[in-house]
RNA sequence: GGGCCCGUAGCUCAGUGGAAGAGCAGGUGACUCAUAAUCACUUGGUCGGAGGUUCGAACCCUUCCGGGCCCA
Numbered sequence: 001g002g003g004c005c006c007g008u009a010g011c012u013c014a015g016u017g018g019a020a021g022a023g024c025a026g027g028u029g030a031c032u033c034a035u036a037a038u039c040a041c042u043u044g045g046u047c048g049g050a051g052g053u054u055c056g057a058a059c060c061c062u063u064c065c066g067g068g069c070c071c072a
Stems, first nucleotide, its partner, number of pairs: 001071007010024004018055001026042005048064005
């Protein structure tokens, strides 16, 4: 220098055009003499940044940033 993949909640990931969810973690309560476990409820996101397409974008296009792999 060229090519490919990835970036979504604190963490691991789903969601591949109709506007974001699960598990774990966190908080509160129940249970217990107490803790753990268990159960119930619950908080949490400018979907890496910018621009474009579209009635509508996490999703499609361009570019940039970060990470990984391959080739030279």
Transfer RNA from a Candidatus Omnitrophota bacterium, 72 nucleotides, folded computationally. Its mean pLDDT, the model's own confidence on a scale to 100, is 84. It matches the Rfam family "tRNA". It is annotated as a transfer RNA. Its family is annotated with triplet codon-amino acid adaptor activity in the Gene Ontology. NCBI's taxonomy places the organism under Bacteria, Pseudomonadati, Candidatus Omnitrophota.